[in-house]
RNA sequence: CCUUUGGAGUUUGGUCCUGGGUUCAGGAGGAACGCUGGCGGCGUGCCUAACACAUGCAAGUCGAGCGAAUGAAAUUCCUUCGGGAACGGAUUUAGCGGCGGACGGGUGAGUAACACGUGGGCAACCUGCCUCAUAGAGGGGAAUAGCUUUCGAAAAGGGAGAUUAAUACCGCAUAAGAUUGUAGUACCGCAUGGUACAGCAAUUAAAGGAGCAAUCCGCUAUGAGAUGGGCCCGCGGCGCAUUAGCUAGUUGGUGAGGUAACGGCUCACCAAGGCGACGAUGCGUAGCCGACCUGAGAGGGUGAUCGGCCACAUUGGGACUGAGACACGGCCCAGACUCCUACGGGAGGCAGCAGUGGGGAAUAUUGCACAAUGGGGGAAACCCUGAUGCAGCAACGCCGCGUGAGUGAUGACGGCCUUCGGGUUGUAAAGCUCUGUCUUCAGGGACGAUAAUGACGGUACCUGAGGAGGAAGCCACGGCUAACUACGUGCCAGCAGCCGCGGUAAUACGUAGGUGGCAAGCGUUAUCCGGAAUUAUUGGGCGUAAAGGGUGCGUAGGCGGUUUCAUAAGCGUGGGGUGAAGGCCAUUGGCUUAACCAAUGUAAGCCCCGCGAACUGUGUAACUUGAGUACAGGAGAGGAAAGCGGAAUUCCUAGUGUAGCGGUGAAAUGCUUAGAUAUUAGGAGGAACACCAGUGGCGAAGGCGGCUUUCUGGACUGUCACUGACGCUGAUGCACGAAAGCGUGGGGAGCAAACAGGAUUAGAUACCCUGGUAGUCCACGCUGUAAACGAUGAUAACUCGCUGUCGGCGAUACACAGUCGGUGGCCAAGCGAAAGCAUUAAGUUAUCCACCUGGGGAGUACGACCGCAAGGUUGAAACUCAAAGGAAUUGACGGGGGCCCGCACAAGCGGAGGAACAUGUGGUUUAAUUCGAUGAUACGCGAGGAACCUUACCCGGGCUCGAACGGUGCAUGAAUAUACGAGAGAUUGUAUAGUCCUUCGGGACAUGUAUCGAGGUGCUGCAUGGUUGUCGUCAGCUCGUGCCGUGAGGUGUCGGCUUAAAUGCCAUAACGAGCGCAACCCUUGUCAUUAGUUGCCAUCAGGUCAAGCUGGGGACUUUAAUGAGACUGCCACCGUAAGGUGUGAGGAAGGGGGGGAUGACGUCAAAUCAGCACGGCCCUUAUGUCCAGGGCUACACACGUGCUACAAUGGCCGGUACAGAGGGCAGCCACCUGGUGACAGGGAGCAAAUCUCCAAAGCCGGUCUCAGUUCGGAUCGAAGUCUGCAACUCGACUUCGUGAAGUUGGAUUCGCUAGUAAUCGUAUAUCAGCAACGAUACGGUGAAUACGUUCCCGGGCCUUGCACACACCGCCCG
Repeated sequence: CCUUUGGAGUUUGGUCCUGGGUUCAGGAGGAACGCUGGCGGCGUGCCUAACACAUGCAAGUCGAGCGAAUGAAAUUCCUUCGGGAACGGAUUUAGCGGCGGACGGGUGAGUAACACGUGGGCAACCUGCCUCAUAGAGGGGAAUAGCUUUCGAAAAGGGAGAUUAAUACCGCAUAAGAUUGUAGUACCGCAUGGUACAGCAAUUAAAGGAGCAAUCCGCUAUGAGAUGGGCCCGCGGCGCAUUAGCUAGUUGGUGAGGUAACGGCUCACCAAGGCGACGAUGCGUAGCCGACCUGAGAGGGUGAUCGGCCACAUUGGGACUGAGACACGGCCCAGACUCCUACGGGAGGCAGCAGUGGGGAAUAUUGCACAAUGGGGGAAACCCUGAUGCAGCAACGCCGCGUGAGUGAUGACGGCCUUCGGGUUGUAAAGCUCUGUCUUCAGGGACGAUAAUGACGGUACCUGAGGAGGAAGCCACGGCUAACUACGUGCCAGCAGCCGCGGUAAUACGUAGGUGGCAAGCGUUAUCCGGAAUUAUUGGGCGUAAAGGGUGCGUAGGCGGUUUCAUAAGCGUGGGGUGAAGGCCAUUGGCUUAACCAAUGUAAGCCCCGCGAACUGUGUAACUUGAGUACAGGAGAGGAAAGCGGAAUUCCUAGUGUAGCGGUGAAAUGCUUAGAUAUUAGGAGGAACACCAGUGGCGAAGGCGGCUUUCUGGACUGUCACUGACGCUGAUGCACGAAAGCGUGGGGAGCAAACAGGAUUAGAUACCCUGGUAGUCCACGCUGUAAACGAUGAUAACUCGCUGUCGGCGAUACACAGUCGGUGGCCAAGCGAAAGCAUUAAGUUAUCCACCUGGGGAGUACGACCGCAAGGUUGAAACUCAAAGGAAUUGACGGGGGCCCGCACAAGCGGAGGAACAUGUGGUUUAAUUCGAUGAUACGCGAGGAACCUUACCCGGGCUCGAACGGUGCAUGAAUAUACGAGAGAUUGUAUAGUCCUUCGGGACAUGUAUCGAGGUGCUGCAUGGUUGUCGUCAGCUCGUGCCGUGAGGUGUCGGCUUAAAUGCCAUAACGAGCGCAACCCUUGUCAUUAGUUGCCAUCAGGUCAAGCUGGGGACUUUAAUGAGACUGCCACCGUAAGGUGUGAGGAAGGGGGGGAUGACGUCAAAUCAGCACGGCCCUUAUGUCCAGGGCUACACACGUGCUACAAUGGCCGGUACAGAGGGCAGCCACCUGGUGACAGGGAGCAAAUCUCCAAAGCCGGUCUCAGUUCGGAUCGAAGUCUGCAACUCGACUUCGUGAAGUUGGAUUCGCUAGUAAUCGUAUAUCAGCAACGAUACGGUGAAUACGUUCCCGGGCCUUGCACACACCGCCCG
C1' cells in the first nucleotide's frame, strides 16, 4: 500500500436499555437415519468391546561355510531286450553354521511424563550391514548336532551308547598410534577437563570359500566418515483450591559398585535438606505434533486418512541372545480364558491381511499379482514379501457429465382456481426439424518396462453403427426466509428451530393444484466453530438493570517525580542457523475440464553473532515540587477513665381529701372505700441528658451530645527551617466493627420480644388497650452480621460559573473582595438507557485492588474452616422457564390530593315496594305453548293492536318447475265464466257456455313436459352493510407546521381568572386549523307590514225566538308569509381584561327568554342475518309450499311496568261554563224516532278554518257523615248490543244482580326545580272489531323547596403512586 469485519426473531399497550435462551440464516465431517437413485474420475471406510476368535496366508534365505542324505541327464558294461550294474553329479533337503526375524505392518490401552514440540548440550556415550584409510591372517587342539543302534512314551518331546565336519568352539605365536598404569612439554576450554608430541612397562587378533587362472566374496585389529540410537537441559501446550501443604533414597556430600555413558541408578557413612500460592501434592481426563475445521483476525474446537515421535502386543513380571530388544507372528515364570489328553501332561495368543461371532445408529472381499516401488537373504540365477501395486463392495465425501436441442398458439385436452368474463399449468405437451454426451453393439488398442518380464486389462483411449430411445427426485411455501390458493378438519387430528398455529371462512394441520430452492441427490438428527463484543488481549462492565469488599493498617505483588553518567535485560535494526516431507497460500505445469497430481517461491516461533540507546529496567551521582519532620496557632458530641449535677418517671413513708381513676373510634380487662387518681412534704433507686441544636462539628467506618478533671489519637492553618522519592494501591494476614444474640458476675426506674387478659373480627396466634419476663444498663469475654447506603473502592492530575455555611490566614478602613481546608444548594460543557451526575463527578485521564456474566432452584445441599450455641464464611448441581429486570411514556385504577359539574345528595312534592286487576318477563307445563331482547343500556321491549289471517310453532291432510316471477325448446289449448257432485279444506270429478288478435309466418295468454334460474322467518350479529342503544348534549377528540425528546411521546390542549361550554381573556415555544360547544333551522312569547275566506264583527244598515244570518268592513281576534326586537347596548359597583352583581332604567321578553331538532373521536366483538340487504355453510318428494284445526291467551309460583283504590280537598244526583290539537267517504255522522242502555231505524251536511267527532276537573244547588260505608270495584250469575265466514278455546261494550282484597303499605327504591310536579279530561296511529289501563300528541287547573357540596352515585380537568394494560370484576400470595 492492498484486501478483509453484515444481521434478524423473541420480554411491552407502546418505547429506550440491559439480558439470556435460544433461536435462525453460514461452514465442516471417518457420520448415522428417512425418501429417492443414471454414469465416470479421485479419495475415504469399527469413532463402540485394547471383546473373543474357526480357517488360510503375513519372514525368510544362503549347498560359493559344513558333514550327510537324495539322486536327473549324459557315458560305459551286461542283458532273457522287459531291464540291471557302474560312473556321474544336475536337483532337492532335515541338521550344524551365517545374515535377517529390533525393519516393514497394526493399535492408542496406558502415560500430565523430558512422553511430545521447539531450541541447545554430551570435554559423560554406543553404532551390524555401507564408504575411505593403515596393518594383518602362522601353527595346533578338543568336541557336538545330524546319521546310526537302543530305551521309554498318548502326545509334545526326551534319555543312553557309538561315530563325524566346518567361516561352530578353544589354547599358543606375532602386534600397534588399541586398552591400562606411570612421569612430562606446548596449546585450548565456562568448570570437571580436552588436543598434540613422545619415554617405559603390561594386556589383547584372525577363516575360509568360488574359480584353470586373473581375480572375486569373506575374516582380524585400528582410525575416520556416514547412518541410526542413548543421556542431559531452557521454553511451550488440560481441568478441579469444595485437593494446601508434599517428601526418608527423600535433598546434598564422601567412598564404592553398576552402565555404552553421566547420575541416589544402587549401597555404606555423614549432613538436614528439597518442592510449593509463579499452584507443590492429590484427584479426574488425555497418546503428543506437523496439521484439520471454523473465524476478518485474535482465538475456539479437533488430533480419522497421509507424515514425524512415543507407548503397547491376552494380563503382570523377568531376563537371554544380539551392533541393536527386555523382542506382535522368540524364551522363562505367574494369572485368566480356549483347545487336545490315555488324566500323567501338553498346545495357543489377528491392536498383521482377509474373514467369524459379539457390541453398536454405524463402517467393506476368507479377491489378483510380485509387472512396478521398496525390503530380507544370496557371488548370482533366484526365493520370500496380505509392505506395496491393483481389482471388488458402499452416493460416505469432493469433482465432472447426462437425463435432450430448435421450432411450435386454436394459447389443445386434462387438472386447479374463478368475480363465470376468464385465469393458470404453458412453448409446457402434441406435431415438425435435428443431435448423439452417457448408455448399447462391433472393430482397433496403449503409456506404465527407451533389452526381457503387465496383476491392473482387451482397461483407458480411438473409430464405426443404431435409436429420443434406458436415466429426477427431495425439501419448503405465517414471520425470521425465496415461494399461495382451494378443499377437508374444527383446541380434534396434528404442526413446531424460536415466536407460535388449530375452538366452522386455517396462505401455519392433512390433501390437491400452483410456486420457490437445491439437484443424483434432498431433508432430518447428533457434534464443532461462527454469528456471540454472550468471558470483552484485540473488545464489556459494576449509583438505580447482575456486580464496590462494612472499615482501616499493612505483607507479597503491581505501578511510580526531576536531572547526569554507565549498562544493554526488555525494545529497535542487520546478518546467520533452524523451522522434515506433505498440507495452506501465490505463480506455473500434467490428466479433454475439474477434483486430483507435480514444480518453484513464501513464515510465525526458537537459537546464535553484530549494531543502536529515545523509552522501561538495573547501577551511579545529584535535585525538591510528591511524601514526611520541626516550630507557632486556633476549632471540635474524636477516644478512655474518674468524679459531680438538675429536671422527669416509678416506688416507699407521712399529711390533706373523696369516689372514682385509667384507657379507647367506642369499650372492657386493670387500679380504687383495706382510701386510689389528685395534691403537699420527705426519702430510695436506676436510666437518659430538654432548651442551646444548625443539610453545624469530629471520627477510617461502626458511631459520638449534661458539667468538671486527668490521659490520649487525628485533621486544619501559618512559617518554608530539615530529610531527599522515603510514594500509591494492596491478594493472603492483622485490627476495629450498629442492633439483636451467647457466657460469667452485678444492676434493674422507665420501656419492652415471649407470655396473660380485654377488645376488634367470619376468624384475629395481628394492628388498639391493661399488665408483663428476658433484654435494654455496668464489668470482662464471644459473635462478626445489617437497606454496615452516597445502594457510588482507594490515590493523583485536569475541566465554566452562581449562592449559603464551618475552621483558619494575611493586609488592614474591616465593608466588599482574596486564599487554604471542610460541608450544602443550583447550573454549563461533558457523560448517561433515561431519570439524573456535574471541581465532594456518575466528566477527561493514569495506577492498583474487590466484584459481575439470564431468571428460579439458592446464598440452598455436600465438604472444609470459624463459633459455647445461634449461626457465619466459602459455595455447587440435577431440574425448570423464555423470559426475569432497569428507566421513562400513554392510559386505566386508588377506602391519594386539589378544583368543578349534574334532581347526585340535601330541602320539598308525588309515587313504587303491601291489595285487586291489566300487561311483559322468568320458571313450570305442553303436541306446540314460534323467535329475538335479558345489569345500568332486557322485562306495556321488536308488537303503532295474535279469534281465522297475521304465524314464523304443533297435529293431521296434500303438492314436487313447485304458492309468486323471468328466459328457452317442444306439444296442446283462447283466457275465462257458470252449474252440479265428493271432501274439514287444500283439492278434485262432470257438464255447459266461451273459442282473442294477425301481415297467416306468428303473437298474447293458459296448460303439460324438459331445462336454466326457484324457495327457506334454516345457522352464523363473533364474517358483514345499514340502523339503533349507552357513556352523554358530557366538553371533550384531533390535525398541519414549528419546537423539545435517542424513542414511545410531549408541547399546542398546561397555568391564573371566567363560562352552561376546550365559552372567552391574560400569560405562554408555540402559531394556526378541523370535528364537537355556541350560532344558523323549527316552534312558542311582543309588535309592525302585506293579504282577507270557509275565519272575525268595532262602526253603518237590514233582519230573526235566537244566531255574523245578510249588505258591508279590515279596525280587533285570527290565519300565514315577510320583517322588527335582546346586544351586558345604557347606568352603578367589582375586575387589567374576559366577565360578574343590582326589587337599576327602558322593554312583551334580560343576561342561553321557554321548548324542539341537532349526539365529536371513540367504548361496550352492546342489539338486530326475524324489517331490509349481503359472504359462507346447510335443506331440495323438504328445513320449500298449500289447507283445516290447535297453539302463541296454559298457571303452584317469582320479578318488572302500569291502572283502580283504600275515601269527605271525597262519593252520588241535578243544573251550568270554558280548550287545544287531531281525524273523517267501505268515513265522521248533526237532527228526529225507538230502547233503561250498549245501540237500532230513518236522515241533512261534509273529501272539510264551511259539516262532524267535541271535553273533564271547575262553578251552583242537594244528599251521604267516617262505616269495609251511598268508599272500592275484582269475581261470578243472568239478559243483551255490535263487528266479523266465524266471538267455545279467545273480542269489546250495555243493563240488572252479586259486592272480594284493600283502612296509605317492611327493608329498600323512583320521578320532578315552573307553566315544572301533581291533577283533569281530549285526540290520533295501528284497526272489521278489540283485550288501549299501553304508546304518541293536545290543552285545562296549577304548587312546594334548594341552607349548601361533608357524604352516596355518575362525570370533567390538573396532580401523585402503581409489580395493572383482558386495564381493580386487575394483578398476586399461602
Small-subunit ribosomal RNA from an uncultured bacterium, 1374 nucleotides, folded computationally. The RNAcentral record of the sequence draws on ENA.